RNA sequence: ACCGACAAAGGCAAACCAUCCGAAAGGGUGGGGCGCAAAGCCAUGGGUCUAAAGUUUCAAAACCAAGAUCGCCAGGCUGCCGAAG
Repeated sequence: ACCGACAAAGGCAAACCAUCCGAAAGGGUGGGGCGCAAAGCCAUGGGUCUAAAGUUUCAAAACCAAGAUCGCCAGGCUGCCGAAG
């Protein structure tokens, strides 16, 4: 350094519930705990989701500016511990 143990010390926190923000996806806080060795950070590429505004339409639908998600996958930056190999 790779790697990751029924190791130690700590850490994070899904669903769900309450409440607040948002048009929505979703997010904040508290409870909760499914899981996680980067489940720490960055929307850079792809994916997925939303689409009040806009385009279009008789309407519905569709498209889309713009958002959301890093606990979907890549990529970048940073980082605790130390058995075996």